[in-house]
The RNA shown here (SAM riboswitch aptamer (S box leader)) has 101 nucleotides and comes from a Chitinophagales bacterium. Of the family's consensus pairs, 97% are formed in the model. The organism belongs to Chitinophagales, within Bacteria. Rfam family: SAM riboswitch aptamer (S box leader). Rfam describes the family as follows. The SAM riboswitch is found upstream of a number of genes which code for proteins involved in methionine or cysteine biosynthesis in Gram-positive bacteria. The sequence was found by an Rfam model in a public genome assembly.
RNA sequence: GAUUUAUAAAGAAUGUGGAGAGAGACUGGCUCUGUGACCCACUGGCAACCGGCAAAUUGCAAAGGUGCCAAAUCCAGACCUCGAAAGAGGAAAUAUAAAUG
Numbered sequence: 001g002a003u004u005u006a007u008a009a010a011g012a013a014u015g016u017g018g019a020g021a022g023a024g025a026c027u028g029g030c031u032c033u034g035u036g037a038c039c040c041a042c043u044g045g046c047a048a049c050c051g052g053c054a055a056a057u058u059g060c061a062a063a064g065g066u067g068c069c070a071a072a073u074c075c076a077g078a079c080c081u082c083g084a085a086a087g088a089g090g091a092a093a094u095a096u097a098a099a100u101g
Stems, first nucleotide, its partner, number of pairs: 002100007013043001015042004022032003026077004044069003049065002052060003073093001079090004
């Protein structure tokens, strides 16, 4: 990287150090960014998928494996449904986890 299933309107950093220009997946919009973003390391935190405990489809905790800590997956995006429209829902895409091969 592929397939399947589940989840994605909640929550959590104005931290320290490094580095120095773009970043938010793609396209459009909009936003963040030398008052230093994005990224890396450390520290702190959130959540509870696996894992742990309890005999239990639920609850507890947060050792361990992941994940996450601007904005709803930031919003929209050729398809489908409803609608006069505005818009709403789904699908698709993306991300993460677990499983499979």